Predicted 3D model of a 104-nucleotide RNA (Glycine riboswitch aptamer) from Dethiobacter sp. The source organism's lineage runs through Bacteria, Bacillati, Dethiobacterales, Dethiobacteraceae and Dethiobacter. It matches the Rfam family "Glycine riboswitch aptamer". Its family is annotated with glycine biosynthetic process in the Gene Ontology.

RNA sequence: AUGAAAAUGGCGGGAGAAGGCCUUUAGGGGCCGCCGAAGGAGCAAGGCAGCGGUUUUAGGCAACCGGUGCGGAAACUCUCAGGUACCAGUACCGCCAGGGGACG
Numbered sequence: 001a002u003g004a005a006a007a008u009g010g011c012g013g014g015a016g017a018a019g020g021c022c023u024u025u026a027g028g029g030g031c032c033g034c035c036g037a038a039g040g041a042g043c044a045a046g047g048c049a050g051c052g053g054u055u056u057u058a059g060g061c062a063a064c065c066g067g068u069g070c071g072g073a074a075a076c077u078c079u080c081a082g083g084u085a086c087c088a089g090u091a092c093c094g095c096c097a098g099g100g101g102a103c104g
Stems, first nucleotide, its partner, number of pairs: 008097006019032005033084003039080001040078003047070003051066005
């Protein structure tokens, strides 16, 4: 000196299910059904480590094969939580603020 990202806040956009029964003056609540985009959880490949076998070798290294452990993403899966007229809210997207100091 150029100044990135995250946490946080504001504005705009923002899906799905949307049902049945019971109860309440209503709002609401309970059970079943239904939804997946608050949150949460699970794993595929590649990779790392070690084990066993085969080839080779005196042995080792190396290569190949097969289990095991670690680790591993989502808008996929689960439906714990949440949601299931309107309103509100929601992952995600854009902008602003904010913050900080990545890269050069």